[in-house]
Context: one part of a larger RNA
């Protein structure tokens, strides 16, 4: 030095576990905001760093309801207190609610600076942004007027995950290059709304038979078409389903909104809720054995191992002063205009229709034009005739459909800490970046801290040896299990 066996160190794989995730289902809710939101800054505790809660009335105040023995959040400590005169806690309502933030008196490098007016002795309180609408006052050039100015009232503003409607609108890509085309009216940006939105009550289809608003799904059908007839794009009629609803145009009406009255299967605390003992093993019984019991409850979780009968629960039953919701009635407010003309149609240009201008109907309209008036008008895919069918240029309209930031209940041949969310843990944190932005690692003692009193060595240390606790300490907080790489020790053999 090598090999082998044994025994350690290091390391944190593996197994087991789960407080966290993931995907769904059924209900609910679908908004919050100038009565100042979302989100923050700074404060706030007897001692108080962080988180949580709260706001100078500051881990809280008041009222109503529930509940019933402990309590002063995580948080264990000390101190000081509170509680059957009902605390802590839970639900509902109310009060307070610094500063920033739409932020709104002006300014500003957010959480800061500086004002004016009114009330008040003071402390302090209130008001003062902009835009829109309505009303009033005033009022130029310019007589009337108008513009403008001022005042008051009402409204708006900002935030929010997806879903929805509208406006603007790419490119990579595909076409095996590329220009029409495609990607795609997608992404992105902007505006707006609702719990859904949009659409909607035939100037529709159909085919000489007839149907009867709209929306969504399955088919029709990758069909008919369209297409550098390339790549591709791609219907409708009709059928089957989901759902079903029709109204209004001047007033005794419809619809919407909040209010109010009545009522109520509902929601936001909560309450009742059956039935097991002995013995053995063991640290511990829920396990074994023996003998019972309940069951409208043998879903699930916990308890020192595996519990229907120990605990929380579960089935079932009960419950609200307050607030929310549902339903019905009432009045109020708002809205809906007299049947639709610069409209239909036409020319030119563009866009939408599955349809790329094509033989191209239909729809929208930038521009130029421009009817008829039910004895009328539109459509039936060029166009004409016959025929059929409908009545544009006004308005409203549930349900079936889409989505899930959020609440409750539940489910899983979903994950189990390099997985599952980026995040099981004080994570959008630490850290990186001027910034937009990027973005981690990190779970497990034990049933219970019983977390090692005391003694010794040591430096009043670290660490260790005794000793004690515990079932176990090679479970000692770097703590379950503890693989391998890697590093030692002992023994044997070889060199």
């Nucleotide at each position: 030095g090598g090999c082998a066996u044994c025994u350690g160190g290091u390391g944190g794989a593996u197994g087991c576990c789960u407080u966290g995730g993931c995907a769904c289902u059924g209900a609910g809710a679908g908004g919050c905001g100038a009565u100042g939101a979302a989100g923050g800054a700074c404060g706030u505790g007897g001692c108080a760093c962080g988180c949580u809660g709260c706001g100078a009335a500051a881990a809280g105040c008041c009222c109503g309801g529930g509940g019933g023995a402990g309590a002063u959040g995580c948080g264990a400590g000390c101190g000081a207190u509170c509680g059957g005169c009902g605390a802590u806690c839970c639900c509902g309502g109310g009060a307070u609610c610094u500063c920033c933030g739409a932020a709104u008196g002006g300014g500003g490098c957010a959480a800061c600076c500086c004002a004016c007016c009114c009330c008040g002795c003071a402390a302090g309180g209130g008001g003062u942004a902009u835009c829109c609408u309505u009303g009033g006052c005033u009022g130029a050039a310019u007589c009337c007027a108008u513009a403008g100015g001022c005042c008051a009232a009402g409204g708006a503003g900002g935030c929010g995950a997806a879903c929805c409607c509208g406006g603007c609108g790419a490119a990579c890509u595909g076409a095996a290059a590329c220009a029409u085309c495609u990607c795609a009216g997608u992404a992105g940006c902007c505006g707006g709304a609702g719990g859904a939105a949009a659409g909607g009550a035939c100037a529709u289809c159909a085919a000489c038979c007839g149907a009867g608003a709209c929306u969504c799904c399955g088919c029709u059908a990758g069909u008919a078409g369209u297409g550098g007839c390339g790549a591709g794009c791609g219907a409708a009629c009709g059928c089957g389903g989901a759902c079903c609803a029709g109204g209004c145009c001047a007033g005794u009406g419809g619809c919407a909104u909040g209010g109010u009255u009545g009522u109520u299967u509902g929601g936001u605390a909560c309450c009742g809720g059956a039935a097991g003992c002995g013995u053995c093993u063991g640290g511990a019984a829920a396990g074994g054995c023996g003998c019972g019991c309940c069951a409208g409850a043998g879903c699930g979780g916990g308890u020192g191992a595996c519990a229907g009968c120990c605990c929380c629960g579960u089935a079932c039953g009960g419950g609200a002063a307050a607030c929310c919701g549902g339903c019905a009635g009432c009045a109020a407010u708002g809205u809906c205009c007299u049947c639709g003309a610069g409209u239909a149609g036409g020319g030119c240009g563009g866009g939408a229709c599955a349809c790329g201008a094509g033989c191209c109907a239909u729809c929208c309209u930038g521009u130029c034009u421009g009817a008829a008036c039910a004895u009328g008008g539109g459509g039936g895919g060029a166009c004409c005739a016959c025929c059929c069918u409908c009545c544009a240029a006004g308005c409203c309209u549930a349900a079936g459909u889409a989505c899930u930031c959020c609440u409750c209940a539940g489910u899983g041949a979903c994950c189990g800490a390099u997985a599952g969310u980026g995040a099981a843990c004080c994570a959008g944190u630490a850290c990186c970046g001027u910034g937009a932005g990027g973005g981690a690692a990190a779970g497990g003692u034990g049933a219970a801290a019983a977390g090692c009193a005391c003694c010794g060595c040591g430096a009043u240390g670290a660490g260790c040896g005794g000793g004690g606790u515990g079932a176990a300490a090679c479970a000692g907080u770097u703590c379950c299990u503890g693989a391998a790489a890697c590093c030692g020790g002992a023994u044997g053999c070889c060199u």
Large-subunit ribosomal RNA, domain I from a soil metagenome, 495 nucleotides, folded computationally. Its mean pLDDT, the model's own confidence on a scale to 100, is 84. It matches the Rfam family "Bacterial large subunit ribosomal RNA". Its family is annotated with ribosome and structural constituent of ribosome in the Gene Ontology.